[in-house]
Molecule: small-subunit ribosomal RNA
Organism: uncultured bacterium
RNA sequence: GAUUAGAGUUUGAUCAUGGCUCAGGACGAACGCUGGCGGCGUGCCUAAUACAUGCAAGUCGAGCGGGACGUUGAUUGGUGCUUGCACCGAUUAACGUUUAGCGGCGGACGGGUGAGUAACACGUGGGCAACCUGCCCUGUAGUUUGGGAUAACUCCGGGAAACCGGGGCUAAUACCGAAUAAUACUUUUUGGCUCAUGUCAGAAAGUUGAAAGAUGGUUUACGCUAUCGCUAUAGGAUGGGCCCGCGGCGCAUUAGCUAGUUGGUGAGGUAACGGCUCACCAAGGCGACGAUGCGUAGCCGACCUGAGAGGGUGAUCGGCCACACUGGGACUGAGACACGGCCCAGACUCCUACGGGAGGCAGCAGUAGGGAAUCUUCCACAAUGGGCGAAAGCCUGAUGGAGCAACGCCGCGUGAGUGAAGAAGGAUUUCGGUUCGUAAAACUCUGUUGUAAGGGAAGAACAAGUACAGUAGUAACUGGCUGUACCUUGACGGUACCUUAUUAGAAAGCCACGGCUAACUACGUGCCAGCAGCCGCGGUAAUACGUAGGUGGCAAGCGUUGUCCGGAAUUAUUGGGCGUAGAGCGCGCGCAGGUGGUCCUUUAAGUCUGAUGUGAAAGCCCACGGCUCAACCGUGGAGGGUCAUUGGAAACUGGGGGACUUGAGUGCAGAAGAGGAUAGUGGAAUUCCAAGUGUAGCGGUGAAAUGCGUAGAGAUUUGGAGGAACACCAGUGGCGAAGGCGACUAUCUGGUCUGUAACUGACACUGAGGCGCGAAAGCGUGGGGAGCAAACAGGAUUAGAUACCCUGGUAGUCCACGCCCUAAACGAUGGAUACUAAACCAAGGUGGUAUCGACACCAUCUGGGUUGCAGCAAACGCGAUAAGUAUCCCACCUGGGGAGUACGAACGCAAGUUUAAAACUCAAAGGAAUUGACGGGGACCCGCACAAGCAGCGGAGCAUGUGGUUUAAUUCGAAGCAACGCGAAGAACCUUACCAAGGCUUGACAUCCUACUAACGAAGUAGAGAUACAUUAGGUGCCCUUCGGGGAAAGUAGAGACAGGUGGUGCAUGGUUGUCGUCAGCUCGUGUCGUGAGAUGUUGGGUUAAGUCCCGCAACGAGCGCAACCCCUAUUGUUAGUUGUUACGCAAGAGCACUCUAGCGAGACUGCCGUUGACAAAACGGAGGAAGGCGGGGACGACGUCAAAUCAUCAUGCCCCUUAUGUCCUGGGCUACACACGUAAUACAAUGGCCGUCAACAGAGGGAAGCAAAGCCGCGAGGCAGAGCAAAUCCCCAAAAACGGUCUCAGUUCGGAUUGCAGGCUGCAACUCGCCUGCAUGAAGCUGGAAUUGCUAGUAAUCGCGGAUCAGCAUGCCGCGGUGAAUACGUUCCCGGGCCUUGUACACACCGCCCGUCACACCAUGAGAGUCGGGAACACCCGAAGUCCGUAGUCUAACCGCAAGGAGGGCGCGGCCGAAGGUGGGUCCGGUAAUUGGGGUGAAGUCGUAACAAGGUAACCAAUC
Repeated sequence: GAUUAGAGUUUGAUCAUGGCUCAGGACGAACGCUGGCGGCGUGCCUAAUACAUGCAAGUCGAGCGGGACGUUGAUUGGUGCUUGCACCGAUUAACGUUUAGCGGCGGACGGGUGAGUAACACGUGGGCAACCUGCCCUGUAGUUUGGGAUAACUCCGGGAAACCGGGGCUAAUACCGAAUAAUACUUUUUGGCUCAUGUCAGAAAGUUGAAAGAUGGUUUACGCUAUCGCUAUAGGAUGGGCCCGCGGCGCAUUAGCUAGUUGGUGAGGUAACGGCUCACCAAGGCGACGAUGCGUAGCCGACCUGAGAGGGUGAUCGGCCACACUGGGACUGAGACACGGCCCAGACUCCUACGGGAGGCAGCAGUAGGGAAUCUUCCACAAUGGGCGAAAGCCUGAUGGAGCAACGCCGCGUGAGUGAAGAAGGAUUUCGGUUCGUAAAACUCUGUUGUAAGGGAAGAACAAGUACAGUAGUAACUGGCUGUACCUUGACGGUACCUUAUUAGAAAGCCACGGCUAACUACGUGCCAGCAGCCGCGGUAAUACGUAGGUGGCAAGCGUUGUCCGGAAUUAUUGGGCGUAGAGCGCGCGCAGGUGGUCCUUUAAGUCUGAUGUGAAAGCCCACGGCUCAACCGUGGAGGGUCAUUGGAAACUGGGGGACUUGAGUGCAGAAGAGGAUAGUGGAAUUCCAAGUGUAGCGGUGAAAUGCGUAGAGAUUUGGAGGAACACCAGUGGCGAAGGCGACUAUCUGGUCUGUAACUGACACUGAGGCGCGAAAGCGUGGGGAGCAAACAGGAUUAGAUACCCUGGUAGUCCACGCCCUAAACGAUGGAUACUAAACCAAGGUGGUAUCGACACCAUCUGGGUUGCAGCAAACGCGAUAAGUAUCCCACCUGGGGAGUACGAACGCAAGUUUAAAACUCAAAGGAAUUGACGGGGACCCGCACAAGCAGCGGAGCAUGUGGUUUAAUUCGAAGCAACGCGAAGAACCUUACCAAGGCUUGACAUCCUACUAACGAAGUAGAGAUACAUUAGGUGCCCUUCGGGGAAAGUAGAGACAGGUGGUGCAUGGUUGUCGUCAGCUCGUGUCGUGAGAUGUUGGGUUAAGUCCCGCAACGAGCGCAACCCCUAUUGUUAGUUGUUACGCAAGAGCACUCUAGCGAGACUGCCGUUGACAAAACGGAGGAAGGCGGGGACGACGUCAAAUCAUCAUGCCCCUUAUGUCCUGGGCUACACACGUAAUACAAUGGCCGUCAACAGAGGGAAGCAAAGCCGCGAGGCAGAGCAAAUCCCCAAAAACGGUCUCAGUUCGGAUUGCAGGCUGCAACUCGCCUGCAUGAAGCUGGAAUUGCUAGUAAUCGCGGAUCAGCAUGCCGCGGUGAAUACGUUCCCGGGCCUUGUACACACCGCCCGUCACACCAUGAGAGUCGGGAACACCCGAAGUCCGUAGUCUAACCGCAAGGAGGGCGCGGCCGAAGGUGGGUCCGGUAAUUGGGGUGAAGUCGUAACAAGGUAACCAAUC
């Protein structure tokens, strides 16, 4: 100085855990849509697959001899002839050009690729006293003298070709001698130095051993000289070789590997050290700090990402390595075991005359193939660089450029300004508008880019040549070197750039728009089509699909896919965890390892610090500069390390030395204990056996049965046998490491505690591997066997019951020995040490105080518990026995499932145990706590909930509603309670929505426009009617008027806007209603508590009908509910009284005491007394009172629940129909009828039926198209008639009861269905299809199975009356009064509800959730008789090329030798090694396979109901069957 971001998703909600997903950046990319320009970069990631064609390494004639061609000479022959000319030859000389061969240098560089390689291959830092180095530079000294060959060439021969053989000639800077020379080699020796071997300098002797010329200049020549070469040597530079430290992948389901292996001696070999190779000797070497094996991989500078630490990558550029069709090999050379060289083997391709040959693009282009995918068979050596050359120059697919590709980065443009009639058009709309939108058009500009024309670079510096000057050297010149001037050289390319002209003209797309995430509407679709990164969207109103408009984002690009990092603290060094979420080994002992008390001293490995070297360049970062900017490029700086060397410091850690005692251990004196092992002893109980007494049952269960028993059980008494376990004591008491240990005694034995402070002197802690112990079940062998008891059998239960219950019963349980080695082996809490408030309980010691003594009290140590502060924790909780604060060591975890499974391995007699994956699949799984709901959980309380009663229903026939069935239609709705005498307070037509037939189409109904006309229209005809016809008889209205007309209202006709719909959706809605429930609850503000959801208040103790009230309380208050206020009713006062009432005989009249009517008041409040209660609230009893504890009844229904009901009361969004799903009309249907259910009414009779008598006695209502009295007629329904009454006046208007009689228990004098006949009423009309009356008929039914309903007092039951609807139709509904009971011990149980608490895996909330088999489909995977392929080794056989070694055959120019011959060499042959190949048995890996095993996922399958609540047998863990 710079630097760190989160979000979505588990839940009803919360916190935490935890995974999945997203937002960012990057790419040698690919794909989809689109595409104007330029600059700079980049471009086979796959098949190291195969390659057609061309090019990619040559050069030097100033090394050499020739050849060819040309020029010029000389000599000579011939021809033509103009006799000195031309032409043609031959020979020769010189010069020039060219170059096949010999020779030199270079083809080891440059270029490509990444197969192999886990290695000194790479990086970094060192070493070589163990090395080499052509060309280059510097120094020194030389470059003397000879020789023999051989290509080319020529002749001959072979071959198709490639090419080869033989004879002959020749040169060199080719080759070989000799001379000279050393610092080379050997031996001896002197001195210096070093880290060992050694090395440096010197002396002496000996030995070996070099060369080549070329081109200029000059000279008569010999020569001399310059330059370039050549030789030797010393050094430098450069490049290489070898060695070492350190560093960087995975798997331990790879744990042991190694014979040249490790070392030594000697030899060989190499440039050089070395087992590099060989002979001999020894037996070593590596490995848990990971050898060996397998898999994968070129390494680095760097690149991407990241705050960093890290993680990932190794394209382009640069360094190193490796490779060049595959494998092996050497040759040449300074350098290779050689990409465009050689030999051999193999595979492949090509040519062939079949005999034999040729080839290697992982160079540049290019082709085929593979693939999602990667370019031109281009130009030039102008520049840079390289090779050769003295040079000119030649070569150069290195390189410089161009081409193709949006592949990437950067830059520019597609226009700018003005412009509202907010145009047209699109989209939408609440129809008003809004939006695209100043956007367009229009006007005014500009000309970047493009187009056209013109001009036009930089990149060029050279070299060579010419001229001049200087300069070392030379006797001198030329020449060399240096400088100046002149002269020439551009692929790109007429390119960059500049100027002029020119028209807005030629240039915008892609993705997204539910949340994350910026951006919304319409239409279409209807769990379909589709979308989706995660959550998820789509089942008729989709901001999530498709399209459109609009909007947002980026922009010549935009999206998608893939990969990497990030976010992810989600492997945590920085920087995580392990009681319950995943995670402490079951427990101990202990090797290695890690860590380690106090003091002194020393060292300097760690540590800190300074200096030096190095960390290539490029890149990153900073500064400056160059292309108009930027990308890009240049210059400089900074930075970068577990690096190396060196100087210093000494606190801490480590190492060495010395001391100490507090850690640890020992000793001494005591203490407690179900600690362990062995042997013995004991009593109680069960069972069995024997005997006695004794008789009919015993036993068992929810109830039973199986079982036992008259052959004597059970019961009881006595005796005996046998095995197992040890009551009381006994205690969150004791001991042990854990598992575990319980009668008593003895023996042996481990550990612990207390006191003391004598001894040792850090001896300690932990502990991977290792070793040992380790419940129960189980296994083996042998015993034992009373009780209990898997399996098994029987009996029950049950739909079933392979269970729970019962009766039996075998292994086993017990003992000895040997295995097994697992448990929810748990404190779900590893061990050790230290520190950090208190209080209490009880166990074992020690000390003290007190006491005569015990008990007791105090202090302290050890172990066991309870509460609790701080602190910790997601919370629950932990809290000196930590889950607190710290240190050390070990084990373990990283989403759920698959799975503690498969395979492999180890162990085991077996069962099995330990170790331990992957494919695939899901977006969660899991923890703690919260609120609810639920429980065949608990506590308390209430309710006609049960109980106690009364009356019913369920049985009968009938009425009515529903289902079902039927039908042309039986219109529609309502569906447990909370649908079913419900909508419907009244379907013959109408209603009516349904069906059939017939009609109408601006319509039956509303508004607007135009035209006309008053409207209206009896009667007639046709028709079922709607309607139609002639149109007629009739009729000409109201207001204003300038008398022409106009207007209002109505009608007719026409055109279209529209009307209309009981069509759909109550799951789009409003409103209304039901229900829990008249249950006592539901909430809020502030405060407090909790991280939070939430809690508190509202819980608790009492009490109440009540969350009613009182008391207490971190709560204090408040709201909606409860109660009260309202209405009716019960008592009374007062006021007012007509149509009411009345004692007056009646009427009139009078009066208002009474009944009554209807206004206003009073009255009841636990107010008073007593008892109980907590001095409360309140309860109980009493007095008074008409009424007493809410006096009785009604209205009134909290927050909410049920997607409860209703689109058919009404309203209404959207959708649908429009000569019909609208509307009118006739007829039919809603009234059907094998059946089932609900609700009523009527009965079955004597508490009754029937008849009669008596003017018996109500209340509340209603009345004008009405109620209707009296009277008359009719048996009656009813009729005639009509007083009175728009009502306290008149009318409708009582029954049961009471009294008397009759019937006498019967299918009846009960019951009235059904049917027949005759009538009545309403109404256009009673057939489908009304009600009533009379006569006749006289069905079922004798009190109703399981089950079930209502009701607690003026109630049930019973009796009648009224009203609405309504022409008529009431057993229904809503009201009214008359008569008028029984019972309630009580809250155990059923149902419903309230409150508290508890459990929960439920939250759609138990009608919940959820498990397993089976069946079907798909997916991945294990096993599998086998089969196929591949890899690396091993053993043996064969053995190419080739180096090396040997050599008896053969050949041989240089040297020696007079000659023979020799030295040396070549070929051949032999040997070692040796690639490929072959054979063999193993091993590892992969593919595949009939069949088979489990697993996962799927739609509403099948069977049960295992788990979650006490889940209905508590659940779970391990083992057996």